This is a predicted structure of a 74-nucleotide RNA (transfer RNA) from Verrucomicrobium sp. BvORR034. The coordinates come from a structure-prediction model, not an experiment, and the mean pLDDT is 81. It matches the Rfam family "tRNA".

């Protein structure tokens, strides 16, 4: 450098082109003599810039990052 794949909340993982969601975490509260457990509520997300579409996490183009693979120089 070429090719291929991946990128979603703090972490992990879903979502048939049609309301972005689940678990854990974090915060607050309930319960408790205290704590743990349990329960309730809250919190925060589609890597970036464009395009297609009535509608994009999903499709297309380019960039960025990561991984794999092939090569170049030494």
């Nucleotide at each position: 450098u070429g090719c291929c794949g991946c990128g979603u909340a703090g972490u992990g993982u879903a979502a048939u082109g049609g309301u972005a969601a689940c678990a854990c975490g974090a915060g607050a509260g309930a319960u408790u003599c205290u704590g743990a457990c349990u329960c309730u509520c809250u919190u925060a997300u589609u890597u970036c810039a464009g395009g297609u579409u009535c509608g994009a996490g999903u499709c297309c183009u380019g960039g960025c990052g990561c991984g794999g693979u092939a090569g170049c120089c030494a």